[in-house]
RNA sequence: UCACCAUCCAGAGCGACCGAGAGACCUGGCUCGUCGACGUCGCAGCAACCCCCCGAGCGAUCGGGAGCGGGUGCUACCGCCAGGACCGAUGGAAG
Numbered sequence: 001u002c003a004c005c006a007u008c009c010a011g012a013g014c015g016a017c018c019g020a021g022a023g024a025c026c027u028g029g030c031u032c033g034u035c036g037a038c039g040u041c042g043c044a045g046c047a048a049c050c051c052c053c054c055g056a057g058c059g060a061u062c063g064g065g066a067g068c069g070g071g072u073g074c075u076a077c078c079g080c081c082a083g084g085a086c087c088g089a090u091g092g093a094a095g
Stems, first nucleotide, its partner, number of pairs: 004092005013043005021032003025084005044075003049071003052065005079087001
């Protein structure tokens, strides 16, 4: 990066640095933000996609469990809302 599968109304924030926009894109709304948002880093936490455990199955896979640990992810608002677009994000599996 291309195609495939699953999920996206639950849950979980403080500190330091930075300094003007931010909530992916378009239109319209709504909201956050100099009482410092967004972002970066640190620490803490949430969750349970994968690793892990149990059961069924020849198997693909399906059902259940744990959260001490590992790989990610996430921690304003339903992916902020409506419409749109070969839309996007995250995980898994495969080159």
Background: SAM riboswitch aptamer (S box leader) from Rhodococcus erythropolis, 95 nucleotides, folded computationally.